[in-house]
Context: one part of a larger RNA
Molecule: large-subunit ribosomal RNA, domain II
Organism: wastewater metagenome
RNA sequence: GCCGACGAGUUACUUUCAGUGGCAAGGUUAAGGCAGAUACAGCCGGAGCCGAAGCGAAAGCGAGUCUGAAAAGGGCGUGUAGUCGCUGGGAGUAGACCCGAAACUGGGUGAGCUAUCCAUGGCCAGGGUGAAGUGGGGGUAAAACCUCAUGGAGGCCCGAACCGUUGUAUAUUGCAAAAUGCUCGGAUGAGCUGUGGAUAGGGGUGAAAUGCCAAACGAACCCAGAGAUAGCUGGUUCUCGCCGAAAUAACUUUAGGGUUAGCGUCAUACCGUUACUAGCGGAGGUAAAGCACUGAAUGGGGUAGGGGCCUACACGGCUACCGAACCCAAUCAAACUCUGAAUGCCGCUAGUAUGAGGAUGGCAGUCGGACUACGGGAGAUGAGUUUCGUGGUCGAGAGGAAAAGAAUCCAGACCGUCAGCUAAGGUCCCGGAGUGAUAGCUAAGUGGGAAAGGAUGUGGGGUUACCGAGACAGCCAGGAGGUUGGCUUAGAAGCAGCCACCCUUGAAAGAGUGCGUAAUAGCUCACUGGUCUAGUGAUCCUGCGCCGAAAAUAUAACGGGGCUCAAGCUAUCCACCGAAGCUACGGGAUGUGCAGUGACUUUGGUCAUUGUAGAUCAGUAGGCGAGCGUUCCCGAGCGGAGAAGCCAUACCGGAAGGAGUGGUGGAGCGAAGGGAAGUGAGAAUGUUGGC
Numbered sequence: 001g002c003c004g005a006c007g008a009g010u011u012a013c014u015u016u017c018a019g020u021g022g023c024a025a026g027g028u029u030a031a032g033g034c035a036g037a038u039a040c041a042g043c044c045g046g047a048g049c050c051g052a053a054g055c056g057a058a059a060g061c062g063a064g065u066c067u068g069a070a071a072a073g074g075g076c077g078u079g080u081a082g083u084c085g086c087u088g089g090g091a092g093u094a095g096a097c098c099c100g101a102a103a104c105u106g107g108g109u110g111a112g113c114u115a116u117c118c119a120u121g122g123c124c125a126g127g128g129u130g131a132a133g134u135g136g137g138g139g140u141a142a143a144a145c146c147u148c149a150u151g152g153a154g155g156c157c158c159g160a161a162c163c164g165u166u167g168u169a170u171a172u173u174g175c176a177a178a179a180u181g182c183u184c185g186g187a188u189g190a191g192c193u194g195u196g197g198a199u200a201g202g203g204g205u206g207a208a209a210u211g212c213c214a215a216a217c218g219a220a221c222c223c224a225g226a227g228a229u230a231g232c233u234g235g236u237u238c239u240c241g242c243c244g245a246a247a248u249a250a251c252u253u254u255a256g257g258g259u260u261a262g263c264g265u266c267a268u269a270c271c272g273u274u275a276c277u278a279g280c281g282g283a284g285g286u287a288a289a290g291c292a293c294u295g296a297a298u299g300g301g302g303u304a305g306g307g308g309c310c311u312a313c314a315c316g317g318c319u320a321c322c323g324a325a326c327c328c329a330a331u332c333a334a335a336c337u338c339u340g341a342a343u344g345c346c347g348c349u350a351g352u353a354u355g356a357g358g359a360u361g362g363c364a365g366u367c368g369g370a371c372u373a374c375g376g377g378a379g380a381u382g383a384g385u386u387u388c389g390u391g392g393u394c395g396a397g398a399g400g401a402a403a404a405g406a407a408u409c410c411a412g413a414c415c416g417u418c419a420g421c422u423a424a425g426g427u428c429c430c431g432g433a434g435u436g437a438u439a440g441c442u443a444a445g446u447g448g449g450a451a452a453g454g455a456u457g458u459g460g461g462g463u464u465a466c467c468g469a470g471a472c473a474g475c476c477a478g479g480a481g482g483u484u485g486g487c488u489u490a491g492a493a494g495c496a497g498c499c500a501c502c503c504u505u506g507a508a509a510g511a512g513u514g515c516g517u518a519a520u521a522g523c524u525c526a527c528u529g530g531u532c533u534a535g536u537g538a539u540c541c542u543g544c545g546c547c548g549a550a551a552a553u554a555u556a557a558c559g560g561g562g563c564u565c566a567a568g569c570u571a572u573c574c575a576c577c578g579a580a581g582c583u584a585c586g587g588g589a590u591g592u593g594c595a596g597u598g599a600c601u602u603u604g605g606u607c608a609u610u611g612u613a614g615a616u617c618a619g620u621a622g623g624c625g626a627g628c629g630u631u632c633c634c635g636a637g638c639g640g641a642g643a644a645g646c647c648a649u650a651c652c653g654g655a656a657g658g659a660g661u662g663g664u665g666g667a668g669c670g671a672a673g674g675g676a677a678g679u680g681a682g683a684a685u686g687u688u689g690g691c
Stems, first nucleotide, its partner, number of pairs: 001691006011094013026050003032044003054061002064076004097235002100232001104225006115199009124189001126158003129154001133150006162186003167182004201217001203213003210219001238627006248261005262366002264363005270357001273356001274353009288339001289337002294333003298329004305322002307319004369394010399410003414587004419583003425577003428561003434574001436573006447563001453547002457544010474531005480504003485499003510525001514523002588617003592613009628680001630677005637669002645664005651658002
């Protein structure tokens, strides 16, 4: 891991609601007892309990009573029958659906591992060094001191046994739940070690590491309290039908949990009360807009006032400075409004429609929501961000489209059909359907990713200037004289700079547009003529394109192939494809209406069934309903002429499931109808057996 088996809402009591039954202003017995002897019995037993009257703290009064001065008002009552069983849905108390802690407490078991200690034993090859002391000699007044021997000290040195374990390699399903090889530390000591003994868990021991106390010690292990508790995680077993949520509010030592409300479901009675649309009638201060108020804020005008200067005794004077109020022009505002929608909200009437509405009661689940569109706040007018409001979808929603894709677009799946029509989206091939029509655009593979910004890309439209009296571009020619204007300057001659910018000749020519020179010179432009010939400039709006454009495994920014008067884009049109949508045909289930039949009936109806009409039938949590099967009991009956079980099988049923037949097997099984439950397995790192 697989297969088999086992594996989770039970039981008792109390209480509430529903169904059903008995009796009924009453209902009912408990303990216990009697006869009897196995009847899911019978008869006593009325103690007690509930109900038939309430109100008040009470005295008390009573269909009323309490409060109160009150015959006022108000509160609670009266006006609806209960009670005892059985069955079921909840709640409470119990382990209370099952498994699961870490822990806490009690009583015991442990020092054969290890820590320390006590008693008594054992062990330490060999080699080196050579302390004190002592002796001899020297030396001294005596010492000190020197020297030679002797001596054999030491948590001394080297190094086996022994004890340890520094580094590294191997090992890491090992030789081994800590080892092996090499290397390394101590090795007469605070040494190592045998045996016996001591210390015990709120404790011991500790050269102290929270170390060790029998291979997991911040408090050992075993058993018990004990099914501790677990607002937490996981799991919770057959089928079908009807409806179908929530992720919000308030409070909460509350925030991943609860209680009540909201939203779901079921029952009962009520019933057009409900929703939408249209018309009519209302309240309102949002969007927008505006500046009349409150504020903000720009420019101009402008007065008081201020600054500066002059003058000062003072009336003062001047001012290209600042500048309220006020005027003009143009603006801004969630906490501004002279104005002011669309929606939404309230009411009336009508129409349409509904698993619409409110009430009472039983049972819930939900309190982590997500994205998207619009209206706001927070944030950086960041976030697949956060927080509100309104709608949608997912959640709990399958199908088609978006290559793929909870939340986007289309559309809500009862079942069947080798039928049809459409939606979104598509129609060259992959690929179902147009290589469809008309008129344009795009040349960038734009389409098929992106901004500020940039550009004689190209289409459309407007305004304006020049132009057959010849424009624009090109080519040919001229582009002169006073004069080198004056000033400045070393120089300044059109062309460093300053000032002025005239006159003449002319078709035209600036006291000069640029290059150039030290300054001149030189080239060129403006301007003019000729040649040529028909449009040429400037600017604005707009369609589609261009550049801007760099990323990490591989083309890789159309799903792919591939596409250019398109298979791209714009506009218009026709046809077709395309879904579980709609239609057609057949079938099923569940409500409702109508009609019929049968049974029961306290004549109001109830139940069952048939036909018909139209409606409905996605679904998590959850509510409600109807069934299948297993074990045991009662039971017609079946069984060696073959039970159960097992194997095979083309049968029946809407499902769970159920037959028939044959084989195998070899002794039990059990219809209808009832009763009672250890009643259904795929999941719980489930338990156990096998492989």